Description
Predicted 3D model of a 111-nucleotide RNA (SAM riboswitch aptamer (S box leader)) from Perspicuibacillus lycopersici. It was read from a public genome assembly, where an Rfam model found it.
RNA sequence: CUCUUAUCCAGAGUGGUGGAGGGACUAGGCCCGAUGAAACCCGGCAACCUUCAAACAUCCGUUUGAAAAGGUGCCAAUUCCUACAGAUCUAUAUGAUCUGAGAGAUAAGAG
Numbered sequence: 001c002u003c004u005u006a007u008c009c010a011g012a013g014u015g016g017u018g019g020a021g022g023g024a025c026u027a028g029g030c031c032c033g034a035u036g037a038a039a040c041c042c043g044g045c046a047a048c049c050u051u052c053a054a055a056c057a058u059c060c061g062u063u064u065g066a067a068a069a070g071g072u073g074c075c076a077a078u079u080c081c082u083a084c085a086g087a088u089c090u091a092u093a094u095g096a097u098c099u100g101a102g103a104g105a106u107a108a109g110a111g
Stems, first nucleotide, its partner, number of pairs: 001111008013042001015041003021032003026083004043075003048071002050067007079103001084100006
């Protein structure tokens, strides 16, 4: 980098350093930020990998519950919202709602 599977409306700081940007990319919108952005450290959240127990299956394993030492991840707003397709509603405004796709993020596995 490519592929497969799963998840993405929950949760997480009155801390330190830092000093102007940030919310993935493009476009439109809407926000966050000198009452301190990014980044780093500390802290925390969660439970994908992991460990333990129970039930089922007795080959692999599946489900439920618990734990948090380790490998990752994450810590404004649903992945901040929309973009493509379909359906419904209102009845005209490039409106609202829902479903799916696409794109993206993360984990585990394979190449």